Model confidence (mean pLDDT): 81 of 100.
A computed fold for a 74-nucleotide RNA from a Candidatus Magasanikiibacteriota bacterium, annotated as transfer RNA.
Its Rfam family is "tRNA". The family's RNA type in Rfam is transfer RNA. Rfam describes the family as follows. Transfer RNA (tRNA) molecules are approximately 80 nucleotides in length.
The organism belongs to Candidatus Magasanikiibacteriota, within Bacteria.
[in-house]
RNA sequence: GGACCGGUAGUUCAACUGGUUAGAGCACCGCCCUGUCACGGCGGAAGUUGCGGGUUCGAGUCCCGUCCGGUCCG
Numbered sequence: 001g002g003a004c005c006g007g008u009a010g011u012u013c014a015a016c017u018g019g020u021u022a023g024a025g026c027a028c029c030g031c032c033c034u035g036u037c038a039c040g041g042c043g044g045a046a047g048u049u050g051c052g053g054g055u056u057c058g059a060g061u062c063c064c065g066u067c068c069g070g071u072c073c074g
Base pairs, nucleotide, nucleotide: 001073002072003071004070005069006068007067010026011025012024013023019057028044029043030042031041032040050066051065052064053063054062
């Protein structure tokens, strides 16, 4: 330098053929339970989907550019 895969909540990951509220586990906060903690139960908060554009009535998803990480080739 080239090809491919990936980047989504604090973290690990989902999200179908583009379709109308972007979800789950852990972690965090509150309540219940307990003599207390843990476990368990219920609820809550947390997102510019790496960044910038484009296509579309509609983009996490498609296209272009760019940044970062990984694998392979030279």